A computed fold for an 85-nucleotide RNA from an uncultured Pseudomonadota bacterium, annotated as c-di-GMP-I riboswitch aptamer.
It was read from a public genome assembly, where an Rfam model found it.
Its Rfam family is "c-di-GMP-I riboswitch aptamer". About the family: GEMM was predicted in a large-scale screen for bacterial structured RNA regulatory elements.
The coordinates come from a structure-prediction model, not an experiment, and the mean pLDDT is 87.
[in-house]
RNA sequence: CAGCGACAACGGCAAACCACCGGAAACGGUGGGACGCAAAGCCACGGGCCCUCCGGUAGAUGCCGAGGGUAGCCGGGUUACCGAA
Numbered sequence: 001c002a003g004c005g006a007c008a009a010c011g012g013c014a015a016a017c018c019a020c021c022g023g024a025a026a027c028g029g030u031g032g033g034a035c036g037c038a039a040a041g042c043c044a045c046g047g048g049c050c051c052u053c054c055g056g057u058a059g060a061u062g063c064c065g066a067g068g069g070u071a072g073c074c075g076g077g078u079u080a081c082c083g084a085a
Stems, first nucleotide, its partner, number of pairs: 004083002012037002017032006035072001041078003045075003048070005054065004
C1' cells in the first nucleotide's frame, strides 16, 4: 500500500414503533427507541423497487413521458477509525 475482519480496543450509526414538523405521495427532518450494521459515512452513475402535484394515451386502478424517493435492495464511485488470525 492492497486485501481481510476478531466474543479485541476507542468510539460510531440506528430498523420497526411513538410524538411533532415538512411533503400531493413515496419519503424525509428532529426527539424518543434499538432490529440490525465494518463503511448502516458520502454520491442517484447503472440496474431494481416505490410515489404521481404534472403531460400524453387508453375501456381500465393500466401504459408512456417527466419529475420525485430509496445509499438499511444490489452494483459502481469516493473518503475514513482500529489491527488478532